Predicted 3D model of a 96-nucleotide RNA (SAM riboswitch aptamer (S box leader)).
């Protein structure tokens, strides 16, 4: 990398270091940002997997997450200030 499946509207710092851009690609919107953005580091949250224990529990060793719904919209449909599905991502587990 490929498929196969679960979730995706909850929750997570007023810390250090750096210093300008973030907000997945593309495109229209919206938004965040020298009251410090990506990024490191340390804190943190939350239980997929995992270890116990056994009926929905503890724990936190593998991961993952820490602005706004997966920020909205992009196909499709309905009853159109809105829903609902789909792609397309994203995470975990599993598979050739």
């Nucleotide at each position: 990398a490929u498929c196969u499946u679960a979730u995706c509207a909850a929750g997570a710092g007023c810390g250090g270091c750096u210093g300008a851009g973030g907000g997945a690609a593309c495109a229209g919107g919206c938004c965040c940002u020298g009251c410090g953005a990506a990024g490191c580091c340390c804190g943190g949250c939350a239980a997929c997997c995992u270890g116990c224990g056994u009926u929905u529990g503890c724990a936190a060793g593998g991961u993952g997450c820490c602005a706004a719904a997966u920020c909205c919209u992009g196909c499709g449909g309905u009853u159109u200030u809105a829903c609902c599905g789909a792609a397309a991502g994203a995470u975990g587990a599993g598979u050739u």
The sequence was found by an Rfam model in a public genome assembly. Model confidence (mean pLDDT): 84 of 100.